[in-house]
RNA sequence: GCCGGAGUAGCUCAGCUGGUAGAGCAAGCGCCUUGUAAGCGCUAGGCCGGCGGUUCGAGUCCGCCCUCCGGCUCCA
Repeated sequence: GCCGGAGUAGCUCAGCUGGUAGAGCAAGCGCCUUGUAAGCGCUAGGCCGGCGGUUCGAGUCCGCCCUCCGGCUCCA
């Protein structure tokens, strides 16, 4: 340099054919318990990597860029 994959909540990941962004775990609070763990309930938590474009409407489609992973190639 080329090709492919990934980037969404603190972590691990969903998100269909473009139409109100979700789950589990973690965190906070409560219930339960003599108490703790477990269990149950509630709450909070998001620039959907960045910038543009298309569209009435973009996490989703298009372009460029950034980061990470894998493969290939060149030079020494």
The RNA shown here (transfer RNA) has 76 nucleotides and comes from an Actinomycetota bacterium.
NCBI's taxonomy places the organism under Bacteria, Bacillati, Actinomycetota.
Model confidence (mean pLDDT): 81 of 100.
It matches the Rfam family "tRNA". Rfam describes the family as follows. Transfer RNA (tRNA) molecules are approximately 80 nucleotides in length.
The sequence was found in a public genome assembly.